[in-house]
RNA sequence: GGGCUCGUGGUCUAGUCGGCUAUGACGUUGCCCUUACAAGGCAAAGGUCCCCGGUUCAAGUCCGGGCGGGCCCA
Numbered sequence: 001g002g003g004c005u006c007g008u009g010g011u012c013u014a015g016u017c018g019g020c021u022a023u024g025a026c027g028u029u030g031c032c033c034u035u036a037c038a039a040g041g042c043a044a045a046g047g048u049c050c051c052c053g054g055u056u057c058a059a060g061u062c063c064g065g066g067c068g069g070g071c072c073c074a
Base pairs, nucleotide, nucleotide: 001073002072003071004070005069006068007067010026011025012024019057028044029043030042031041032040050066051065052064053063054062
């Protein structure tokens, strides 16, 4: 330098032939339970879906260009 692939709450992740208010687990916080802690139950908060632009009535999803990670080739 070239090719392929991935990027979604603090972490991991579903959603990738466009269409409700973006899914679940762990973690965090509050409450219940307990003499207390752990475990358990209930509830809540937490996301510019890596960035910029384009297509479309509508984009996490499609297209272009960047940035970053991984793999391969030179």

RNAcentral holds the sequence, with entries from ENA and MGnify. A computed fold for a 74-nucleotide RNA from Candidatus Altarchaeales archaeon ex4484_2, annotated as transfer RNA. The organism belongs to Candidatus Altarchaeales, within Archaea. RNAcentral records the identical sequence in 2 taxa.